[in-house]
């Protein structure tokens, strides 16, 4: 000095002219309106709408079930499924113990990480067996028993006995070493790996050392149902308020429980009463409505204006607290509210950058994207420039 | 602005409580016909939209995206 990766900051600037937005102000105008001044007018992701708050309004929305999400700790924070600093586990590297089985340490990355000894399913194909203490395909064995042959050592077959080898698989029911056996096994033993449960010691914790006890080994898989713990009413600014305006208890069609009075010859009308129905996101207690009803089909009619709307979990600097995310204090500032939507365009200088040129210099270019009620986050997308830290390469000392 | 659903062969759709993908129509080649077409046999076509991830294993299960459609004052 080149390349990559991660993180952090920016993410073209500057002047003149015309323009457009909405506010404040000043003059004119009886009013509509018109002029002229001022000072402002997209983003780091404004985007996806993936989470979570505000704030509104649903007939306050309480219990239980159900459904739904989240799933190690502590902390942050208004909240969160983000964020922080940690615990464990897991790859890769590099050093180092042991004969082996398996460890220490150090760096780096990477982690949706509650429970699989609560129960239930799945584990295709291959394979003898795929999940309970299971399974004999090849192989070992012939102690025990029967049976044969044999004087007898033994032999040979069947009853069996074995989970060491091989073979299949993603995964064969602990590893290594020994002893033991007819052969063989945790059958026994010693170390290693690993459960459980107890005790001390440390840490808020999640866990982390140590030492004792048991059984001697218990398979994945919960981004399979499910158990647990803990959270969640629902709808979203086209949410809602207020003006103005329109309007329909309309039309066809299917449903519409009982009972009692009155009227009336009946049909059937009127009152009440019961509650079939229906609202309250799903079920049910519960609470409400309740024939001016319910479902389904075809059509009509309003769609204009105000606020809501941006001073906020706000921005800049300082400073102190914390390993951090953050928090606390003090100083300054006001920084878009259009409504189908304004933030453009034109010429100059400057700076990146591609191209041609020996040069001077010329000719091009300009990531992603763009408010829509507002914030916090998280994902995407993104040319380029700057810092910092790692890796890797070239070259100099 | 909000909310749902969908994406599998040229087309239109199964498969989706995980086990390596199928169905009609088209398409290609033969047969039948004088010849099409119909009809019959046969075959060929798939990164299951895209990256990741759980898993022994992914069209399915879960995480970002990317496209399409539909609804709603």
């Nucleotide at each position: 000095c080149c390349u990559g990766u991660g993180c952090a900051u920016c993410g073209c600037u500057c002047c003149a002219c015309c323009g457009c937005c909405g506010c404040a102000u000043u003059c004119c105008g009886c009013a509509a309106g018109g002029a002229g001044u001022g000072a402002g007018g997209a983003g780091g992701a404004a985007a996806g709408u993936c989470c979570g708050g505000g704030c509104a309004g649903c007939g306050u929305a309480g219990g239980g079930c159900a459904c739904c999400g989240u799933g190690c700790u502590u902390c942050c924070u208004a909240a969160c499924g983000g964020g922080a600093a940690g615990g464990g586990g897991u790859g890769c590297g590099g050093c180092u113990g042991g004969g082996a089985a398996c460890g220490g340490c150090c760096g780096c990355g990477c982690u949706a990480c509650g429970g699989a000894a609560a129960g239930u399913g799945c584990c295709g194909c291959a394979g003898a067996a795929a999940g309970g203490g299971a399974a004999a395909c090849c192989g070992c064995c012939g102690a025990a028993c029967c049976a044969c042959c044999g004087c007898a050592a033994g032999g040979u077959g069947g009853u069996g006995g074995c989970a060491a080898g091989g073979g299949u698989g993603a995964a064969a029911a602990g590893g290594u070493g020994g002893g033991g056996u007819a052969a063989g096994a945790g059958c026994c033993c010693a170390c290693c790996a690993g459960u459980g449960u107890u005790c001390c010691g440390c840490g808020c914790g999640a866990g982390c050392g140590g030492g004792g006890c048991a059984g001697c080994u218990a398979g994945g898989u919960a981004a399979a149902c499910c158990c647990c713990a803990c959270g969640g009413g629902c709808u979203g600014a086209a949410a809602g308020a207020c003006c103005a305006u329109g309007u329909a208890u309309a039309c066809c069609g299917g449903g519409g429980u009982u009972c009692c009075g009155u009227c009336g010859c009946a049909a059937g009308a009127c009152g009440g009463a019961u509650a079939a129905g229906g609202g309250c996101g799903g079920c049910u207690c519960g609470u409400c409505c309740g024939a001016u009803c319910c479902c389904g089909g075809a059509g009509g009619g309003u769609a204009g204006g105000u606020c809501g709307c941006u001073a906020g979990a706000g921005g800049u600097c300082g400073u102190g607290c914390g390993u951090g995310a953050g928090c606390g204090c003090g100083a300054u500032c006001c920084c878009a509210g259009a409504u189908a939507g304004a933030u453009g365009g034109u010429g100059g200088g400057g700076g990146c950058u591609a191209c041609c040129g020996c040069a001077a210099g010329g000719u091009g270019g300009a990531a992603c994207a763009g408010g829509a009620c507002c914030c916090g986050g998280c994902u995407u997308a993104c040319a380029g420039a700057u810092g910092c830290a790692c890796a890797g390469g070239a070259c100099c000392u | 602005g909000a909310u749902u659903u969908c994406g599998u062969a040229g087309c239109u759709c199964a498969g989706c409580u995980g086990g390596u993908a199928g169905a009609g129509c088209a398409a290609u080649a033969c047969a039948c016909u004088u010849u099409u077409a119909a009809u019959g046999u046969a075959u060929g076509g798939g990164c299951c939209c895209u990256g990741g991830g759980u898993u022994c294993g992914a069209a399915u299960c879960c995480c970002a995206g990317c496209g399409a459609a539909a609804u709603c004052a």
This is a predicted complex of two RNAs, RNase P RNA and transfer RNA, with 470 nucleotides together. It holds a member of the Rfam family "Bacterial RNase P class A". Rfam describes the family as follows. Ribonuclease P (RNase P) is a ubiquitous endoribonuclease, found in archaea, bacteria and eukarya as well as chloroplasts and mitochondria. The coordinates come from a structure-prediction model, not an experiment, and the mean pLDDT is 75.